Transfer RNA from a Candidatus Peregrinibacteria bacterium, 74 nucleotides, folded computationally. The coordinates come from a structure-prediction model, not an experiment, and the mean pLDDT is 81. The source organism's lineage runs through Bacteria, Bacteria candidate phyla and Candidatus Peregrinibacteriota. Its Rfam family is "tRNA". The family's RNA type in Rfam is transfer RNA.
RNA sequence: GUCGGGGUAGCUCAGUUGGUUAGAGCGGGCGUUUCAUAAGCGCCAGGUCGGCAGUUCAAAUCUGCCCCCCGACA
Numbered sequence: 001g002u003c004g005g006g007g008u009a010g011c012u013c014a015g016u017u018g019g020u021u022a023g024a025g026c027g028g029g030c031g032u033u034u035c036a037u038a039a040g041c042g043c044c045a046g047g048u049c050g051g052c053a054g055u056u057c058a059a060a061u062c063u064g065c066c067c068c069c070c071g072a073c074a
Base pairs, nucleotide, nucleotide: 001073002072003071004070005069006068007067010026011025012024013023019057028044029043030042031041032040050066051065052064053063054062
């Protein structure tokens, strides 16, 4: 340099050929239970969906450019 995969919550990851509130598990907080702790159960908080622009009534999802990570080739 070329090609492919990836970037979504503190961490690991889903998100179906664009649509109605952006989610799960772990972690965190509170409550419940217990003599107490852990486990269990319930609730809550936490996200400019890597960045900028474009298309569209509508973008995490489609298009362009850029940044970062992994791999292959040269």